[in-house]
RNA sequence: CGCCGGGUAGAGCAGCGGUCAGCUCGGGUGGCUCAUAACCACCAGGUCGCGGGUUCGAAUCCCGCCCCGGCUU
Numbered sequence: 001c002g003c004c005g006g007g008u009a010g011a012g013c014a015g016c017g018g019u020c021a022g023c024u025c026g027g028g029u030g031g032c033u034c035a036u037a038a039c040c041a042c043c044a045g046g047u048c049g050c051g052g053g054u055u056c057g058a059a060u061c062c063c064g065c066c067c068c069g070g071c072u073u
Base pairs, nucleotide, nucleotide: 002071003070004069005068006067007066010025011024012023013022018056027043028042029041030040031039049065050064051063052062053061
């Protein structure tokens, strides 16, 4: 250089072109308890790697670039 996979909340991951971008853990608040843990309820937290394009509409499709992992010579 080439090929493949990946990049989405603090972490790990889902997510058919459409309706709120979600799940688990973590964090916060409240409840429960003599108290802690556990458990229950709620809340906060996202420029969906970056820039273009297609489309009425893009996390999703197309193009270029960046980063991570792997394969090949």
Transfer RNA from a Gemmatimonadota bacterium, 73 nucleotides, folded computationally. It matches the Rfam family "tRNA". Rfam's curators write: Transfer RNA (tRNA) molecules are approximately 80 nucleotides in length.